The RNA shown here (Lysine riboswitch aptamer) has 184 nucleotides and comes from Vibrio viridaestus. The sequence is in RNAcentral, with records from Rfam. Taxonomically the source falls in Vibrio (Bacteria, Pseudomonadota, Gammaproteobacteria, Vibrionaceae). The prediction has a mean pLDDT of 80.
[in-house]
Parts: sequence; C1' cells; structure tokens
RNA sequence: ACCUUAUGUAGAGGUGCAAUUUAAAUGAGUAAUUACAGGUAGGGUGAUGCCGUUGAUCUGUAAAGAAAGGUUAUUUUGCCGAAGUAAACUGUAUAUCUAAUGCAAUUUGCUGGGGUUGUUUUCGAAUAGGAACAACACUGCCAUAGUCAAAAUGUGAAUAAAACUAUGGAGCGCUACUGUGGGU
Repeated sequence: ACCUUAUGUAGAGGUGCAAUUUAAAUGAGUAAUUACAGGUAGGGUGAUGCCGUUGAUCUGUAAAGAAAGGUUAUUUUGCCGAAGUAAACUGUAUAUCUAAUGCAAUUUGCUGGGGUUGUUUUCGAAUAGGAACAACACUGCCAUAGUCAAAAUGUGAAUAAAACUAUGGAGCGCUACUGUGGGU
C1' cells in the first nucleotide's frame, strides 16, 4: 500500500412509521337525569356484591341533554424493526374474583414498504374504520446474468459508474465513512 473484517457514526426507501395539538362531522336528539301517566316483581352479572313494593326493569308524553373510542383536516415531536402482529407469561385498571376488556413490560415467531380487491372478524353505533389471511400489480435494496456505456486506466484487447431487461432473496438487510483483528 491492497484485500477482508469486528465495532461505531451518519444516512436512504415515501400516499413511510408511531405519538401528539386544534377544529369539524359522526356518535345522537343516543346514554344518564327530571316530571306526569300506565303497570306490577323482578332487574343486572361469567359469578358474587349491588338495585327494586319509598314501585325498579319496561311502555308513553314532555323537558333538557352529554362523553369515550374511532374518522377527516391540521400542528408539533421522535424516528427508518420505524412499527405492527400472533402466542406465552407478569403487572396494573374497571366494586370483588376464577370471566372479559383496556394499558404496559419480557420472551419467542412472522412482516422491506405502502396501495387495491376479496374473504373472515362476539373489534366498532356504523355501509366509516381497525385486525387477520389471500391475490394482484407498484416501489426501494442487494445478488446473478445480459444490453449499453460516461470519466479514468491501458500499445491494444479489455475493465468500468449510472441507466434498462430478466430471475431470485430478505431488514440481525442496504449505502457512505471509520478500521479492532487477520491475510498478501
């Protein structure tokens, strides 16, 4: 000096990911509440507690009347296994628990990314949306093969960035820099 390589730093994919601010629509003239009338023993729960003859649940009339989650637009922040999802297990909250649900952590597995369509869904008020699966193209990265070929090297042949085509692969990946260790 060259090759390879641990680690670290910084980055790329784009209708990119997650959270968040404000507003609007929906939720809904619904729930809860109040008054009057009817009516009569149950209501509620996975179960217990609980509520109910001081008349509940239910029906009708009238009054007044929300919220959460989700959606759209928008603000800001953190980022590129961003994040999501399946299972197991632990903790926590909802009156209690052995139910269910939400939130959070850990382990293992899957997914490069978003989209469209279809199916399923005791998630959702919903025909919005979410989740899972499948198919279809699109898109980025790398490898291999081919076409073409800039700069540069070379007597010449040739090598060769980018671009295009085809096939395949997966994020513990890829690009640039760094250079622990090893080799020449």